This is a predicted structure of a 1483-nucleotide RNA (small-subunit ribosomal RNA) from endosymbiont of Parabdella sp. Its Rfam family is "Bacterial small subunit ribosomal RNA".
RNA sequence: AUUGAACGCUGGCGGCAAGCCUAACACAUGCAAGUCGUGCGGUAACAUAAUAAUAGAAAUAUUUUUGAUGACGAGCGGCGGACGGGUGAGUAAUAUCUGGGAAUCUGCCUAAUGGAGGGGGAUAACUAUUGGAAACGAUAGCUAAUACCGCGUAAUGUCAUAAAAGACCAAAGGGGGGGACUAAACUAAUAUUUUAGCCUCUCACCAUUAGAUGAGCCCAGACGAGAUUAGCUAGUAGGUAAGGUAAUGGCUUACCUAGGCAACGAUCUCUAGCUGGUCUGAGAGGAUGGCCAGCCACACUGGAACUGAGACACGGUCCAGACUCCUACGGGAGGCAGCAGUGGGGAAUAUUGCACAAUGGGCGGAAGCCUGAUGCAGCUAUGCCGCGUGUAUGAAGAAGGCCUUAGGGUUGUAAAGUACUUUCAGUAAAAAAGAAUUACCAAUAUCUAAUAUAUGUUGUUAUUGACGUUAUUUACAAAAGAAGCACCGGCUAACUCCGUGCCAGCAGCCGCGGUAAUACGGAGGGUGCGAGCGUUAAUCGGAAUUACUGGGCGUAAAGAGCACGUAGGCGGUUAAUUAAGUCAGAUGUGAAAUCCCUGAGCUUAACUUAGGAACUGCAUUUGAAACUAAUUUACUAGAGUCUCAUAGAGGGGGGUAGAAUUCCAGGUGUAGUGGUGAAAUGCGUAGAUAUCUGGAGGAAUACCAGUGGCGAAGGCGGCCCCCUGGAUGAAAACUGACGCUAAGGUGCGAAAGCUUGGGGAGCAAACAGGAUUAGAUACCCUGGUAGUCCAUGCCGUAAACGAUGUCGAUUUGAAAGUUGUAUCAUUAUUAAGAUAUGACUUUCGUAGCUAACGCGUUAAAUCGACCGCCUGGGGAGUACGACCGCAAGGUUAAAACUCAAAUGAAUUGACGAGGGCCCGCACAAGCGGUGGAGCAUGUGGUUUAAUUCGAUGCAACGCGAAAAACCUUACCUACUCUUGACAUCCAGUAAAUUUUAUAGAAAUAUAAAAGUGCUUUCGAGAAUACUGAGACAGGUGCUGCAUGGCUGUCGUCAGCUCGUGUUGUGAAAUGUUGGGUUAAGUCCCGCAACGAGCGCAACCCUUAUCCUUCGUUACCAACGGUUAGGCCGGGGACUCAAAGGAGACUGCCAGUGAUAAACUGGAGGAAGGUGAGGACGACGUCAAGUCAUCAUGGCCCUUAUGAGUAGGGCUACACACGUGCUACAAUGGUAUAUACAAAGAGAUGCAACCUUGUAAAAGUGAGCUAAACUCACAAAGUAUAUCUAAGUCCGGAUUGGAGUCUGCAACUCGACUCCAUGAAGUCGGAAUCGCUAGUAAUCGUAGAUCAGAACGCUACGGUGAAUACGUUCUCGGGCCUUGUACACACCGCCCGUCACACCAUGGGAGUGGGUUGCAAAAGAAGUAUGUAGUUUAACUAUUUUAUAUAGAGGACGCUUACCACUUUGUGAUUCAUGACUGGGGUG
Repeated sequence: AUUGAACGCUGGCGGCAAGCCUAACACAUGCAAGUCGUGCGGUAACAUAAUAAUAGAAAUAUUUUUGAUGACGAGCGGCGGACGGGUGAGUAAUAUCUGGGAAUCUGCCUAAUGGAGGGGGAUAACUAUUGGAAACGAUAGCUAAUACCGCGUAAUGUCAUAAAAGACCAAAGGGGGGGACUAAACUAAUAUUUUAGCCUCUCACCAUUAGAUGAGCCCAGACGAGAUUAGCUAGUAGGUAAGGUAAUGGCUUACCUAGGCAACGAUCUCUAGCUGGUCUGAGAGGAUGGCCAGCCACACUGGAACUGAGACACGGUCCAGACUCCUACGGGAGGCAGCAGUGGGGAAUAUUGCACAAUGGGCGGAAGCCUGAUGCAGCUAUGCCGCGUGUAUGAAGAAGGCCUUAGGGUUGUAAAGUACUUUCAGUAAAAAAGAAUUACCAAUAUCUAAUAUAUGUUGUUAUUGACGUUAUUUACAAAAGAAGCACCGGCUAACUCCGUGCCAGCAGCCGCGGUAAUACGGAGGGUGCGAGCGUUAAUCGGAAUUACUGGGCGUAAAGAGCACGUAGGCGGUUAAUUAAGUCAGAUGUGAAAUCCCUGAGCUUAACUUAGGAACUGCAUUUGAAACUAAUUUACUAGAGUCUCAUAGAGGGGGGUAGAAUUCCAGGUGUAGUGGUGAAAUGCGUAGAUAUCUGGAGGAAUACCAGUGGCGAAGGCGGCCCCCUGGAUGAAAACUGACGCUAAGGUGCGAAAGCUUGGGGAGCAAACAGGAUUAGAUACCCUGGUAGUCCAUGCCGUAAACGAUGUCGAUUUGAAAGUUGUAUCAUUAUUAAGAUAUGACUUUCGUAGCUAACGCGUUAAAUCGACCGCCUGGGGAGUACGACCGCAAGGUUAAAACUCAAAUGAAUUGACGAGGGCCCGCACAAGCGGUGGAGCAUGUGGUUUAAUUCGAUGCAACGCGAAAAACCUUACCUACUCUUGACAUCCAGUAAAUUUUAUAGAAAUAUAAAAGUGCUUUCGAGAAUACUGAGACAGGUGCUGCAUGGCUGUCGUCAGCUCGUGUUGUGAAAUGUUGGGUUAAGUCCCGCAACGAGCGCAACCCUUAUCCUUCGUUACCAACGGUUAGGCCGGGGACUCAAAGGAGACUGCCAGUGAUAAACUGGAGGAAGGUGAGGACGACGUCAAGUCAUCAUGGCCCUUAUGAGUAGGGCUACACACGUGCUACAAUGGUAUAUACAAAGAGAUGCAACCUUGUAAAAGUGAGCUAAACUCACAAAGUAUAUCUAAGUCCGGAUUGGAGUCUGCAACUCGACUCCAUGAAGUCGGAAUCGCUAGUAAUCGUAGAUCAGAACGCUACGGUGAAUACGUUCUCGGGCCUUGUACACACCGCCCGUCACACCAUGGGAGUGGGUUGCAAAAGAAGUAUGUAGUUUAACUAUUUUAUAUAGAGGACGCUUACCACUUUGUGAUUCAUGACUGGGGUG
C1' cells in the first nucleotide's frame, strides 16, 4: 500500500459496487422451459352463436344438441429443453494461453440454382374390457397428419473411370386473397352458395452450391513442486491391409519390424481449474485468479448409450451404489454446485420480495405466452466516493474539572449570551427521463391480372413503468435530530496528577512494573484519523535477506583432499559463402472489459461512457551481413612433436653398508643397579649393573640439512644397480586451434582401523604394578599386548590448510635463495665475479582491493572462461530412505520444535597460577609485640519488661561516645497531659515574679499570702504568665537504594583530562608511547603533533643555624650589694620570648652520561640534594558510611510513634572475637638518698604554706584573672642497701573489713585510701601486627570531656637502639606489552552427567485406515458380433387371391466381445496409533 475479510467500541444521510473463501455436506416448500390450433385427430373446461325443449305475460332463465365460432385440457406432430443460470470436485495436460495447420460437420440465418408428381399401410388420442395401493400398465377395436413407408423424377450431388458411357439418392403441406374459365356438391331445374382445379401472396418442405455462425481434429512454444521418485513403455513406436468416424490417426483388428520416451528430468508422488486480469513494486519481479469477460470440467457417486444439426445431456433415459421419502410390503419416487429459503459446519457472508416496463432468449405468421436470464427493490459501514452534525460574534478569560512554585496556569472563544443560516433527515405539495414498440385507420411503394392479400415507409388516434411515497423542485418549522475510536517511553505526532508496588498488568521490536511509573489502571490535557477508528489474519514492499536487473565464498555461512576425463559451456588469426541467432521495415494477430491519455454524462466524486494510445507477445514476409553460429579456405602467436643438455629425498623393484638399541654365548669382576622432584615397583649373590670378545635379529638412516629440492595432492631422506613419470633451458625443424574448464564417471589419497600370511629389535594404545593425590580409571616410574615393519585386499576420511578451485591475460618496485642459458673479464685449472635472459621459491612493499586484519606480478588488484559451494543460531552433518563397506563406518541429507540472536575483525577497559620495567616496613635483615594468663574496654551471641539506635573484610569491634548512678536517654514499666514541653498568628484576663501549706513517688492538683513594674501622642504598646478556638506544633518514626552536606577508602598512589591538528569507515588513536632520568606525567632528547587544565613540586605552619629590633613577669656574662634564693641594684651580652630578615639553588669542583636531563663523589656549610615533620588528598571507584549532628523530598503517627514524671535498663553472662593495661621478674623487686624536662590548665577555678589523719583526705585560705601564683615531687636515671631463682620480698586478680571524696542520691552502678586475702601467670600453638632515626623500644608529664568517675584518646618531653645483602618469593600499586569466548568486568564466563516438570520428534512387537500396482474372479445396463428359438403392417416375388406362402428388413430371446459395481491373492506407498525405548529443546 492492499483485502470477497473477521472481531471490539461506536454509528446521521446518500450514490456506486460487493456479499458461504468453511461441508462438490444434507435438503422441507414454492418457482427457475416452454411454445405452436397458420401441422393433425379432436372438444374435457370457459365463452359466443345457432337449434330444440321446458317455465314465464314478457324481458329472460334452465336444460339438450351442434366444433359452426373465439379459443383450448390431454394426445399425435414440429421447434426448443446442447442456450441462458450454478459450481470449481476432478484435471499438471484429451485442460488453458499464444501462433500456426488440414482430413471435417454445421439446425435456425443470408445468397443462389433446381424441385415439390403419384400412392400406401399404420398408430396415439378415443371407446370397451381388465391388472395394480400407487407409479404405471395389458388386451381388443376406431382414426388423422407437415408422423411413417415405397414408386416416379435426378444434377454442378455420390460412386466409378485415363476420359467417356454408366449406376444411385428427395420432398409436405398449411394459411390469406382472387377475376374469367372448368369440375364437383346442394336443388326438380336455373341462379345463388360452398369446395376443388386455375392464378397469386405468404409461411413451411426437398436436393445442391456458396457464405456466416458454431463445433470437432492436429502441431509448436509457454504454463506448479519434489531426484530422499532414475529408469518408463507390448497397442507400446512405426509400417502394410482392413474396419470405424462427420473427419485425420493404433481410434480398432490382423500381420511385419523392434522400436519409442528420459538428466533440456521420462515414470512416480504431492498440490492446483487456466486466462484476460487483480494487488504490490521505480522497474525487473513476487503474490494471486473473488466480482466482470473468454475457455475447460462437473451436475448425489460410478458406468452406459439413445435421440438430435449439436449431448454421451444440471431441472432427459437405462443400469449399479449410498442416502432420503411413500407403501396396502407386492413395489415405487427423488437428486437446489438454478432463485429464494432450511439444517449443519464455521471467525464469517443477505429476502422463501416485485416485474416481464426495459435489454436478451425460446416458440409462434402474428397477437401473444414463457423466462428466479435480466431489470428493480429489501438486508449488511463489507469497500470506494460525496455531504452533514452548524456559522459569525462573544473575556467577567464565568462556573466546574485538572495541575500548581499557591502567584497562577490550563480546559478556553470553548460554553453561556447575542445575531444569522437551514444542506441532510422530517412534514406537505408539485414533478421529469428510462417508451422504443405494438394495434386500428389512412396514404404511399413493392409483389401481382388486381384498388385484393402480404410486406415496407410515412402520418393520425389509442395504448404499455416493476422500480415509485423515484430523481428533481418548492413550501413549512426549529440549531432544532446527527461523534466517535485509537494513541501520547523510543521507533512515532502527542504530558501531567492520582492509584498500584516485579503485584495487578502492558508489550509490534527494544522493553516497562520491586513506593516519587510521561510505558500498568483512572483522570485532566494533548495528538492522529473521522462515520468511522483500532485489533487480528493474509499478500507485496522496504529485503541488494535467492542478487536477471542486483550478492557472495583467506578469518563472518561458503573452494570438492587431489588429479584425469565424458556430456555440456566457452574458445586464437585470415578470407569466402549461408542467413539459425542478431538488427530494420511491412503485414496478420494480440476478444471485449481493465490500466493510461483526451473528452462527455450524472450538481461534484466514486461510477458510467466515446475516441485514442497501449497490450512490451506470436506468426508470416522483405531486406542488412558487422558480431556469434554453420560450411569451406589459409595462417602460427595458443597447444603439441622432434634434437641436445640440466637439476632433483619424483615413483616401482633388487642388492648392500656402518653406527646404535636389544637379545644369546663366553671371559673379567662384586654388590648393588635402575629410576625420580623424592621414592617405590623392577633387575641382581642362581652373580646383575659395569667391561671385553664373538654371534643373532629387526627397524630406522646421525652429521650433510637449508623460509633447500621433487611431486597433482597425500607425501618423499644412507649408498649402489635396473625399470620409469614429470619439469626446465637452448636451438627453431614439424603439426596447424589439435585448446580451457568439467556435472555425472574413473583413478590416487596421511594416520588409525579391518582381512589373510609373514615378521617382531626398539617404541607402545589396552592392561598390570609402583608412586602422586582428598580421589587419580591421568600427568611421573617399572613392565607390557595389539599395532608400528613386509606382502595381499579393503577402508576413503583429517585443522587432507595457503582455512585462498583450475586456466589465460594485464599492471610501479626492492632484497634474497635454488636451478639453467648467453656474453664479458680474470685465473695454470675448477671455483669465485659482472651484465643480460628463462623457470621455481622466500621476505618487504607502491597503486589498487578489503568490514577490518591484511593481500599485494606466486593477488585477496584489473579483465575473461568454466566448475564447486553459501543464504540467521541451535536441532544436525543428526533422523528416515537410498547407495557403498567384512565391520568400524562413509556419502547423500531433512523436519518438528526452540532462540533473538549466533558470528567476524578491530577498539577501550578489566582480568591472567602471561611477559618486561619500577615502587612501597611489601618481603628480606632486625627490634618489640598480639595470639596463652588476670583485668579493662568494644563487638557478636544469648538473656531480658527493656538490655535504645547506628557502625560489619581491609576501610565495624578503647568506633559515633572529649566520659550511661539521676540527667544524658532515644529503650522498658507505671502514673499523667492533649493547640500540647517548643514556634507564629487571634481573642480575653492578669504585670512579671516570689513565698507558704496540704495530697502524691513525682509530674501535678488544691488553697493561701506578698507584689502593681517599663514606654506612651493616654487610644495604647512591649515583655511575661494563664484561659479559649483553630490554623498548626511535635516525632532520635521509615527510606543513606530519593537527597544535600560531611566523612572513609584505593592513596600523597602519579596519575586524570581537554582544545586545535593529524590518522582511522568507525569505536577510537595520537598527544600521555619511545631512549634516558626522577620521590613524582620530575626533567631532557626524540617524535604528527602543538599547547593547556586538575594533580606532583613550590607557596603555608612547626622545627634545625645566624642576624636585626624589643627586654617584663623571662635571662644573668661583666660590675656592685646580699638574708646566698637573679634575692636586690643594675645590665641588654647570653638563654628565652615574638616580630622581621638571612640561609640551600645541584649554586661550585671532579667524574659518568648524548655536549642534555640527571647521577656519583667532594669542598664549603648549622643544614645537601624534597634537611625533618605537618596541613594540603586530581578524575574517579565502592548505590561505601551517616535521615540518630544538621538540613531535606516522599511516606507514616496526631488523647499518640508527640509531651511530662518516678523507678528500672543501656553495667545482664554458659560462651566467641577484637583492642588495650598489668605481669610472669635480677637489664628486676623493695627501701633510703639524690639529678635533669617539655607542653599545658586554672575564677562555679588552681590552691601554696601550716595543722590533723597510717592514708584517701579534712581544716585554714597566702598568691594567682597567670613567662609573675598554683596544679607540680617529673619518671626511667644515679648512689647505697637488701632479696638470690622461688609461684618468690615476682605478680597483683579476687574476696572480707574499715574508710575518704564528689553528688538530691554511690543498692542495682562511682573513684580513691588503709588493714587483711594473695587466682591465673614461669614469655605463650597455628597464625599474625607495628617500626628505617631522635624512629622502634622504654619512662613519666599534661589536657579535653568532667560534680564525681581513664588501662581509652589527644598532646608533651626524658633515655635511646638494631638492621636493610637485596627484589627470587608474599601483598598492594604504577607504566609498557601480550592473550581473552570477561564488560555486573575472574567473586567473570561457562561444559557435561544426574534429579524434576513440560514440549515436539526418531525407533518399536504391532494395530487401524487411505491411495495404488500386478495376477485373477465377476459381469448389470448398453453398444457391437453371431444366431432363424419366438415374432413381424407397408416393399418384392409366387399362386392356392388369402386372416396365404416365401424373400428382404425389423423386434424379442439366446450368444460372444468390451465393461461399471463388487470379490480374492500378493506387493508398494502414505496417514494415524502403540507397551517400551533413543537422543533433542525449554525451565
NCBI's taxonomy places the organism under Bacteria, Pseudomonadati, Pseudomonadota, Gammaproteobacteria.